[in-house]
């Protein structure tokens, strides 16, 4: 030099709390922007806004609580996991 490993944004199931059911969240679809391995750069990945459409499950019972239901929020653990170019660690 060759090989090889470490390492993102996310995504997956899972505990836990909560949160909407008097529909918000989620998810799609258009526009902008932002951010994304140690460096740079990037999207058919991610995020935020905006806008129009679409869409749901409640029920029991001692009113004070359960039990569900939502492609619901978050942390926590476990697993997966950068596309080019340059670094890095191990061969040394």
């Nucleotide at each position: 030099a060759c090989c090889a490993g470490a390492g993102u944004a996310a995504c997956a199931a899972u505990u836990u709390c909560g949160c909407g059911u008097u529909a918000a969240g989620u998810g799609a679809u258009a526009u902008a922007c932002c951010a994304u391995g140690g460096g740079a750069u990037g999207u058919c990945g991610g995020g935020u806004a905006u806008a129009g459409a679409c869409g749901a499950a409640c029920a029991c019972u001692u009113u004070a609580g359960u039990g569900g239901c939502g492609a619901u929020g978050a942390a926590g653990u476990u697993g997966u996991g950068c596309g080019u170019c340059c670094g890095c660690u191990g061969u040394a």
This is a predicted structure of a 92-nucleotide RNA (THF (Tetrahydrofolate) riboswitch aptamer) from Candidatus Izemoplasma acidinucleici. It was read from a public genome assembly, where an Rfam model found it. The prediction has a mean pLDDT of 85.